[in-house]
Molecule: Bacterial large signal recognition particle RNA
Organism: Anaerolineae bacterium
RNA sequence: UCGUGCUAGAUGGGGAGCUAGCGGUGCCCUGACCCCCGCAAGGGGUGACCCGCAACCCGCUCUAGCGGGAUUGAAUUCCUCUCAUAGGAGCGGGCGGAUUGCACGGCGCGGACGGCGCAGCAUUGAAAGCCAGGUCCGACGCAGCAAAAGCCUGUGAACCCCGCCAGGGCUGGAAGGCAGCAACGGUAAGCAGUCACUUUUGGGUGACGCCGGGCAACCCGGCUGGAGCCAGCGAAUCCGCGCACGGCGGGCCGCUCGCCUCGAAGAGAGGUGCACGA
Numbered sequence: 001u002c003g004u005g006c007u008a009g010a011u012g013g014g015g016a017g018c019u020a021g022c023g024g025u026g027c028c029c030u031g032a033c034c035c036c037c038g039c040a041a042g043g044g045g046u047g048a049c050c051c052g053c054a055a056c057c058c059g060c061u062c063u064a065g066c067g068g069g070a071u072u073g074a075a076u077u078c079c080u081c082u083c084a085u086a087g088g089a090g091c092g093g094g095c096g097g098a099u100u101g102c103a104c105g106g107c108g109c110g111g112a113c114g115g116c117g118c119a120g121c122a123u124u125g126a127a128a129g130c131c132a133g134g135u136c137c138g139a140c141g142c143a144g145c146a147a148a149a150g151c152c153u154g155u156g157a158a159c160c161c162c163g164c165c166a167g168g169g170c171u172g173g174a175a176g177g178c179a180g181c182a183a184c185g186g187u188a189a190g191c192a193g194u195c196a197c198u199u200u201u202g203g204g205u206g207a208c209g210c211c212g213g214g215c216a217a218c219c220c221g222g223c224u225g226g227a228g229c230c231a232g233c234g235a236a237u238c239c240g241c242g243c244a245c246g247g248c249g250g251g252c253c254g255c256u257c258g259c260c261u262c263g264a265a266g267a268g269a270g271g272u273g274c275a276c277g278a
Stems, first nucleotide, its partner, number of pairs: 001278006009072003012030004020061005035069005042051003078271006087262002090259008099250004104246002106243007116234003120229002128224004133219003136213003140209002142206002145202006152193004161186003169178003
């Protein structure tokens, strides 16, 4: 070096997650020529979640699933390292979206302030001052209204009211005298009416008179005065409330960029046996 037969190893890999850690189930990426059987990781629903079990996925412990079988096999295939890429994790930046907070600006509403502008009032005289009157209150008068009483009209008493008293009665010798019922006439209380007049009382009565009071506010007038007054609108300032348009901040989602980390397939470099025969 070649041949034959074996053995270790291999027969997918990776990311996140879980874990003290390893492997697996489940999820994702990649890849495909990518062994087979049995056992473990529960079931249902698109999902929020529900049911079951019972302590929270299963097995194992650095030689880090258990048991059995098959193929390949020391190199294209096993092991290690490097490069670079799909993809994943972390941190940061940018852009966009929805959402949330603040209330700096903006807008709207309300209030205050002052009197800048406009409007209005004012030399046919503002503000201010003085005087008088009214609106207000009290008393009195007048008027009016209401009520009551009086006056007036009518009615109104078997007797115990009046007048006149037929008849009748009493008295007297007589003339005469006396009392007196009914009718008639009248009247008192009472009742009814009238309401012209009188008196008294009362009042959410009054374009009234007069006296007094009051005069905060308003109205009106006179005199003095001689140029302001006012606060309707706008603007300014301040305060409060609302909206969330701009602004600022927070976390979330999507896209994208950078750094770092792991890294499948792929490329490259290196490493790794035993027996027999020639």